[in-house]
C1' cells in the first nucleotide's frame, strides 16, 4: 500500500422466578416535544432508545373459600395480558464515514 477479519450498546426467541394487571394499566399503532446512548478514538442520521403531552385501536375471565354493616370488601387456585423485572441461553448486531487494533501482502 492492498486484502480480510475481530470488538460494544442494545434489539429480539425460548425456559425458569417473581411480580402487575384483569374495575384495562401495560402492551402494539400514528402525531408532535424533550433527552440520552451506539465497538478502542473522533464524527453522527431521515435509524434506536427513554421521557412527557395528545390522537385511533383495544383484551378473558372462572372455580373455591373467608369477613361482613350484606352493600361489599378479601384470600387461594386455574386461566387470560403482542404485562414489567430478574437469571440462564440462542439468533441478530457500530446506519453510515475518518482513524486505531489483528492476520495475510
Nucleotide at each position: 500500500u492492498g486484502c480480510a477479519g475481530a470488538g460494544u450498546a442494545g434489539a429480539c426467541g425460548u425456559u425458569a422466578g417473581u411480580g402487575c394487571g384483569u374495575u384495562a394499566a401495560g402492551u402494539g399503532c400514528c402525531c408532535g416535544g424533550u433527552g440520552a446512548a451506539c465497538a478502542g478514538g473522533g464524527a453522527g442520521u431521515u435509524g434506536u432508545c427513554a421521557u412527557c403531552g395528545g390522537g385511533a385501536c383495544g383484551a378473558a375471565g372462572g372455580a373455591u373459600u373467608c369477613u361482613u354493616u350484606u352493600c361489599a370488601g378479601g384470600a387461594u387456585c386455574c386461566g387470560c395480558g403482542g404485562u414489567a423485572c430478574u437469571a440462564a441461553u440462542a439468533u441478530c448486531g457500530c446506519a453510515u464515514c475518518c482513524c486505531g487494533c489483528u492476520g495475510c501482502u